[in-house]
RNA sequence: AGAGUUUGAUCCUGGCUCAGGGUUAACGCUGGCGGUAUGUCUAAUACAUGCAAGUCGAACGGUUCGCAAGAACAGUGGCGAACGGGUGAAUAAUACGUUGGUACCUGCCCCGAACUCAGGGAUACCACCUAGAAAUAGGUGCUAAUACCGGAUAGUCCCGCAAGGGUAAAGAUUUUUCGGUUUGGGAGGGGCCUGCGUCCUAUCAGCUUGUUGGUGAGGUAACGGCCCACCAAGGCUAUGACGGGUAGCUGGUCUGAGAGGAUGAUCAGCCACAAUGGAACUGAGACACGGUCCAUACUCCUACGGGAGGCAGCAGUAAGGAAUCUUCCACAAUGGGCGAAAGCCUGAUGGAGCAAUACCGCGUGAGCGAUGAAGGUCGUAAGAUUGUAAAGCUCUUUUCUGAAAGAAGAAUUUUGACGGUAUUUCAGGAAUAAGCACCGGCUAACUCCGUGCCAGCAGCCGCGGUAAUACGGAGGGUGCAAGCGUUACCCGGAAUUAUUGGGCGUAAAGCGUCCGCAGGCGGUCUUUUAAGUCGAAUAUUAAAUCUUGGGGCUUAACUCCAAGCGGGUGUUCGAAACUGAUUGACUAGAGGCUUCAGGAAGCACAUGGAAUUCUGUAUGUAGGGGUAAAAUCCGUAGAUAUACAGAGGAACACCAAAAGCGAAAGCAAUGUGCUAUAGAAGUUCUGACGCUCAUGGACGAAAGCGUGGGGAGCAAACAGGAUUAGAUACCCUGGUAGUCCACGCUGUAAACUAUGAAUACUAGGUGUUGGAGGACUCGACCCCUUCAGUGCCGACGCAAACGCAUUAAGUAUUCCGCCUGGGAAGUACGGUCGCAAGAUUAAAACUCAAAGGAAUAGACGGGGACCCACACAAGCGGUGGAGCAUCUGGCUCAAUUCGAUAAUAAGCGAGGAACCUCACCUAGGUUUGACAUCUCGAGAAUUCUCCGGAAACGGAGAAGUGCCUUUGGGAACUCGAAGACAGGUGUUGCAUGGUUGUCGUCAGCUCGUGCCUUGAGGUGUUCGGUUAAGUCCGUAAACGAGCGCAACCCAUGUCCUGUGUUGUAUAUUUCACAGGAGACUGCCCCGCCAAACGGGGAGGAAGGUAUGGAUGACGUCAAAUCAGCAUGACCCUUAUACCUAGGGCUGCACAGGUGCUACAAUGGCAGGUACAACAGGUAGCAAAGCCGUAAGGCUGAGCCAAUCCCUAAAGCCUGCCCCAGUUCGGAUUGAGGGCUGCAACUCGCCCUCAUGAAGCCGGAAUCGCUAGUAACCGCACAUCAGCCAUGGUGCGGUGAAUAUGUUCCUGGGUCUUGUACUCACCGCCCGUCACACUAUGAAAGGUGAGAGCACCCGAAGUACCCUUAGCAUUAAGCGGGGUCCUAAGGUGAAAUCACUGAUUGGAGUGAAGUCGUAAACUUAGUUGCGACCUUCAAGAAGU
Repeated sequence: AGAGUUUGAUCCUGGCUCAGGGUUAACGCUGGCGGUAUGUCUAAUACAUGCAAGUCGAACGGUUCGCAAGAACAGUGGCGAACGGGUGAAUAAUACGUUGGUACCUGCCCCGAACUCAGGGAUACCACCUAGAAAUAGGUGCUAAUACCGGAUAGUCCCGCAAGGGUAAAGAUUUUUCGGUUUGGGAGGGGCCUGCGUCCUAUCAGCUUGUUGGUGAGGUAACGGCCCACCAAGGCUAUGACGGGUAGCUGGUCUGAGAGGAUGAUCAGCCACAAUGGAACUGAGACACGGUCCAUACUCCUACGGGAGGCAGCAGUAAGGAAUCUUCCACAAUGGGCGAAAGCCUGAUGGAGCAAUACCGCGUGAGCGAUGAAGGUCGUAAGAUUGUAAAGCUCUUUUCUGAAAGAAGAAUUUUGACGGUAUUUCAGGAAUAAGCACCGGCUAACUCCGUGCCAGCAGCCGCGGUAAUACGGAGGGUGCAAGCGUUACCCGGAAUUAUUGGGCGUAAAGCGUCCGCAGGCGGUCUUUUAAGUCGAAUAUUAAAUCUUGGGGCUUAACUCCAAGCGGGUGUUCGAAACUGAUUGACUAGAGGCUUCAGGAAGCACAUGGAAUUCUGUAUGUAGGGGUAAAAUCCGUAGAUAUACAGAGGAACACCAAAAGCGAAAGCAAUGUGCUAUAGAAGUUCUGACGCUCAUGGACGAAAGCGUGGGGAGCAAACAGGAUUAGAUACCCUGGUAGUCCACGCUGUAAACUAUGAAUACUAGGUGUUGGAGGACUCGACCCCUUCAGUGCCGACGCAAACGCAUUAAGUAUUCCGCCUGGGAAGUACGGUCGCAAGAUUAAAACUCAAAGGAAUAGACGGGGACCCACACAAGCGGUGGAGCAUCUGGCUCAAUUCGAUAAUAAGCGAGGAACCUCACCUAGGUUUGACAUCUCGAGAAUUCUCCGGAAACGGAGAAGUGCCUUUGGGAACUCGAAGACAGGUGUUGCAUGGUUGUCGUCAGCUCGUGCCUUGAGGUGUUCGGUUAAGUCCGUAAACGAGCGCAACCCAUGUCCUGUGUUGUAUAUUUCACAGGAGACUGCCCCGCCAAACGGGGAGGAAGGUAUGGAUGACGUCAAAUCAGCAUGACCCUUAUACCUAGGGCUGCACAGGUGCUACAAUGGCAGGUACAACAGGUAGCAAAGCCGUAAGGCUGAGCCAAUCCCUAAAGCCUGCCCCAGUUCGGAUUGAGGGCUGCAACUCGCCCUCAUGAAGCCGGAAUCGCUAGUAACCGCACAUCAGCCAUGGUGCGGUGAAUAUGUUCCUGGGUCUUGUACUCACCGCCCGUCACACUAUGAAAGGUGAGAGCACCCGAAGUACCCUUAGCAUUAAGCGGGGUCCUAAGGUGAAAUCACUGAUUGGAGUGAAGUCGUAAACUUAGUUGCGACCUUCAAGAAGU
């Protein structure tokens, strides 16, 4: 110090998240030692038990024990119990912090002064009696005091102006001390007052009646409305009163670079409280934690009559809770109370115990040790790693165990809880001691196995759907370490509330506009002052903490000493620049005056013409109108059209413009009247009079509302006609509010320049409007300078970019408004305004990790421009209809093996399924296997026969002894045994290689260097021509290059040369082979500015790529193939392997694709007759001959091939058929044959005879083809025993038609434009409805809480009043009664807040629901289940 996350990528904005530090923590796993700290944050909930405040016999009388000395005890009396200890409920100021002040008090203590005389009457204890369960109470009698009482004395005391008046005491002890009273002062403590500081909320804006002040009494220690009577009407508040919520405050603590933010455990200061509420008494001090009285709630005891209690003291218990300790020891130390003292008391305190709760320190061993052991893990099987790690050898003993010694803490004679503790010494023995989290990125650290969107992980991004470094386990590694992780909370990072230190054109953000009070800010010179400001000195800011330097515990934590720091506040002194205040001036800001000219500025009145509509009259006749096309509609009752006349309302063509005016909204015919602003020039006047403005006020388009008019056109709603799947729309015909006027209301718009107002400064260029001046001119225009407005371009600068740029989004200043992730939401509730509609102010729960801006590359567009292709058009022939063949889907089946399945599957893998093939099914068999390698044993191999069986196989028998040899054996083969292994057409083409399809033979795809941009990226590759072409030329911040194009290659076409068998009757031909030549826009003309190139021509076999082929850029489709082959991983191993037989792949209601044959006369049949080429042939092609109707058979010349074999059909000639289901068509079926082959039933092909189905040219739609092409015709070959071939690949024969062209369909290319798309339009995405869940608003009401008001009742208690009757010490009183105030309680009305509530409203979220298909805004009305539907009006451009 930053990082991750929005995107295909980029920059920015902006949120979310992480890395750091911290904690009175808790939870999970683990746990050796010591030191020092800390330890109920929750229920200020309730508490069993014990203890936490007593002491004094030197104040007093007594009782008990004791011989005595003395000790103990209850009571009277004194002091203390107001300290110490606990807690944080209340409290937003009766608190706290800090600075001042005084009208006051002060026991014990210190320093002074004076005094301490003489008396009196009671009473507790005790004794006796009574009541009661108890607590306790009562009566009679006795007694003392430092208890109580009066008297005397009186000062510097108190009251009073004075005169004068008033008030005191206590003794004890025996030696000296301790006391007592009065008074002055001090110290320390306290009371009261005061300035400043001290949380959130305005959806709390007005609050207050003892309230604010005065006078006079009262009261208090003391001032004071503290209280009372009277008088006045004040006091506080936008600098936030009053109300509501929350909270003890501070020193400090945590964090942070700091400024700040958060916090207020332990320690320390202050405050408040003591079950809840109220009250006083005593006292120096309390309205009193371990005192009293009363009320209330709760608990306990009870004999039911009545009593007792208060752990927020120390331990401890229960409960709550995620969670917080021992019912310990001691007064030895420090401190406190009492006492003369000894001493007693002290859960304060000192210690120990428990807890890894925190911090600090130490250890769990150290050195050597490679056969790099074993085991584990991985593995390419070589090895790697765990790993010097272990083992082993040599050492050490912190810790541990045992034994011995043993403190300081005591200053002071005694006295040590801690404690036989710390510490020291000796002995023993590596001995007793390592875990936790993590390993996808952020973030240090990687592999295997398991799982298979499951289980699970996750702080954010995200991982998991069969090869997971992200889940779980293992090995290894990384980090920290007696701890490690998780959770919670705070600060930081976050400049993400920005004072330091942010923004507002488009990301969130400028109020619609102006006026303007308070407030803030304010021109030049000058006088004085010293409030702000600055400086110095001084006081204070407790200690602790913090920082620095030292010291003590072995170190550290911890602790001690010293110094420092620090902001604030007070007082005194000083400075005078700036700000303020003040004095006097100025004119540059602002305003006024005079002159000039301009303007759709406002309001009112009057006037005008064109047009629409309506009415009347006339002419005139069948249509008009409307649309993409129609129809509704108008018209023979006379429309439309034309002419004339009239009525009425609204709006003002041309001028007209980047123009003008206005604060904005807005303003346009003409004239008149009234009113306002701005501008220029003059420089005569005033003299800072100014700028900006929260609250407030005024104006404010359209729509809308109210009342009354008006109503021509237009036109929401509505009606009808169309369109449509629907059409509550777009289009059409009508049409009402409204639009217009007057007066009120509303107060909003994309009210926009999405840009607040004011002032100053900072290059220019070019228009335009209104002025002024100059120059020139006869006068002007043009021209130059300048002021004010209004446009465009552009430098510096700014900006994320786009862009802005003297009209700033630049540089600065002042003031106002506004923003702080998206959604929920400009919504709910509350308030204000409004007749209503609604406006304004304005949240939260919940939810997401994004939402967003600008720009970039693509893709897309029923956007644009240009270009190409059998893409369309022009043609020819087909498919789709029929029958059959074949493939596929589906169905069926024991199996119908598998794959391909938009274009880019479907006569495809398969270039040939009867067995085999074969992967499928059934049945029978085998298990180291049908096949490979290794080990061992036996045997040569091999051949033949028989039995069982469907075969595989099983059993039995016979023949046979080979080759090489160093004689050991070996090679090949067969059989047997054991295990390593074989085998798999089993899975994954989404793990792969290789190969292929497609876009597409389309012209594209990139790179290096340079240049431009913050960057993605661009340029180059664009542009102007041209081409089949990114082909070439020119231009150009590009210059070059690569893969593609083209060319090089093959075939064909012409010629030449050579060769010449098997070809040729002959031949200079043909033919075959080989090698060459030829074509390059080379030549001529024309066009293009030029070039490139194009058009025409000559020559030539061939002309502009001659034709055809091969050749397929970067890439796309997770395209196809694990079943061609190869291959990772997984799976099977007496089976998913292997053998055999039979079956199946050929199964058939149906659908689709590709083909063949046809439907006939351009034909069919019969007869005759002519002409090819590519190929193939020895398990072969086979002539001739003979037999058979034929398929074919027999025989077999020739040929290992330019030699032999196979060798055409359409065509041509002649005849018949005569338009018909035929002499067309040939399916189907019957019979008989032939061929191949172990085998022809399932399931082959061919022949003959017979049979003779559908079909008469094919709906929507759709395919191929541009020349030797389409179409028609046959031939050959591969595979192959044969063949389901009508398929595929080739070959030749005959041989057309058409192309004006690029509007349209399809596909593609280049440029450009828009984009909310990037899985890229088969995209994205909106709303209702339906379902589930979540939070929330409203709601008849219901429940509760706190605070206040009114009334009733009213305990204890202070004060006052009464008291004849009771007591009584005769005096103050007690007791009794009453008044005022009042806690608690009760009742009532109203308000606030919280919870809840049938029902209801919208909102949010949710892999695959429904309906449509909205894609800017404001306002309004309306339909519909519903939408941001739609429409009307007015705006905007973000079109």

The RNA shown here (small-subunit ribosomal RNA) has 1439 nucleotides and comes from a groundwater metagenome. RNAcentral holds the sequence, with entries from SILVA. It matches the Rfam family "Bacterial small subunit ribosomal RNA". Gene Ontology terms of the family: structural constituent of ribosome and ribosome. Model confidence (mean pLDDT): 82 of 100.